SAM riboswitch aptamer (S box leader) from a Candidatus Methylomirabilota bacterium, 124 nucleotides, folded computationally.
The coordinates come from a structure-prediction model, not an experiment, and the mean pLDDT is 83.
């Protein structure tokens, strides 16, 4: 660094140290000297991996109170990340509804989808 798969309307912050910039990028809009970001303690949230119970299906071995694979549910937070301002803050690109005047552009709003990100689990 590519790449596959899932997820992103929930949820969770004070402290110290510094001092000036952040919210990816674009365009808007916002957040900060009542303190950005960044380190550093402690503390939360969530439940992706991991655990622990069930269950429901196949596997393998002369075979057992045995060992494994898939899939479902619960539980619990003590291992591995991860996150802790705003829907991923909103937006980009398609199609598709509405809106003043018949259409077609542009523009305003709206849904849906795909783009990029972002986190995790896997594979190069």
């Nucleotide at each position: 660094u590519u790449u596959u798969c899932a997820u992103c309307c929930a949820g969770a912050g004070u402290g110290g140290c510094u001092g000036a910039g952040g919210g990816a990028c674009u365009g808007g809009c916002c957040c900060u000297g009542c303190g950005a970001a960044g380190c550093c303690a402690c503390g939360g949230c969530a439940a992706c991996c991991g655990g622990u119970u069930c269950c429901g299906c196949c596997c393998c071995g002369g075979a057992c109170u045995g060992g494994g694979a898939c899939g479902g549910a619960a539980c619990a937070g003590u291992g591995g990340u991860g996150c802790c301002a705003a829907c991923u803050c909103c937006u980009g690109c398609a199609u598709c509804c509405c809106g003043g005047a018949c259409a077609g552009g542009g523009c305003g709003g709206g849904a849906u989808g795909a783009g990029a990100g972002a986190u995790g689990a896997g594979a190069a």